SAH (S-adenosyl-L-homocysteine) riboswitch aptamer from Actinoplanes xinjiangensis, 95 nucleotides, folded computationally.
Rfam family: SAH (S-adenosyl-L-homocysteine) riboswitch aptamer. The literature on the family includes a 2008 paper in Mol Cell by Wang et al., "Riboswitches that sense S-adenosylhomocysteine and activate genes involved in coenzyme recycling". Gene Ontology terms of the family: regulation of gene expression and S-adenosylhomocysteine metabolic process.
Its mean pLDDT, the model's own confidence on a scale to 100, is 75.
Of the family's consensus pairs, 100% are formed in the model.
[in-house]
RNA sequence: UCUACCGAGAGGCGCUGCAACGGGCUCCGCUGUCGAUGAGACGGCCGCCCGCCACGCUCGGUUGGGGUUUCUUGACGCAAGGGCGCCUCCUGAGA
Repeated sequence: UCUACCGAGAGGCGCUGCAACGGGCUCCGCUGUCGAUGAGACGGCCGCCCGCCACGCUCGGUUGGGGUUUCUUGACGCAAGGGCGCCUCCUGAGA
């Protein structure tokens, strides 16, 4: 540092919806295969529509991998964010 897993970031309801994902449409545009270099067919990309969707984020730990580092040990620390509305909980004398 990457993948996967585990834990944590107090909790709930509603709304909208980007990306990803799933389905559909389209051949206007690009592109591959087949076809005879044709007509055309199938597919991919782009585009559009529908669905789903507000932990997709961060921190800590672990497995496996990659990179770096001359080696070993110890100490300290462990938070900050997450569209909109409402509610609950916690702290605070209150704001």